[in-house]
Background
Model confidence (mean pLDDT): 80 of 100. Predicted 3D model of an 84-nucleotide RNA (transfer RNA) from an uncultured Bacilli bacterium. Its Rfam family is "tRNA". Rfam classes the family as a transfer RNA. It was read from a public genome assembly.
Formats: sequence, structure tokens, C1' cells
RNA sequence: GCCUGCGUGGUGAAAUUGGUAGACACGCUUGACUCAAAAUCAAGUGACAGUUUUGUCGUAUCGGUUCAAGUCCGAUCGCAGGCA
Repeated sequence: GCCUGCGUGGUGAAAUUGGUAGACACGCUUGACUCAAAAUCAAGUGACAGUUUUGUCGUAUCGGUUCAAGUCCGAUCGCAGGCA
């Protein structure tokens, strides 16, 4: 230099012929249990704003196609593999 694949919450990952983003697990927070802890059990857990419910934004970045994009197309960045 060329080719191929990949990039999703704090982490590992799902969502596959375009149609509710983050299922599930880990971690974390709170509570129960305990003298106290561990283990176990229950609830919560993307961000921001307002407040207990709603709104806006969010799949590497920027554009495009589409009623609708994590998914399709283009460019860029990063990682991995292959060829020379």
C1' cells in the first nucleotide's frame, strides 16, 4: 500500500430478510438476613432536563437513502486478521 471482518450502557454480549435499542449475565446502589461480614434473596441501574411521571438525546464520527437505520450506502477514525 491493497483486501476482509469488527466498533452497541461501567464490563461481556443480544437485538440477523430495516419496525419498542440494550434481552441475559457480571458489576454497582438500596433493602432483607447476620453481633458484623461473606453467601443467598428482593428491588433498582444509558445520559440530561424537569419531578415520582413525562420530554429530549443516545449503537465509533460525519453525511446519505427510507414513513422508519445498530442493521442499507459513502467518507473518516480506531482495532484485528490476511496478501505483498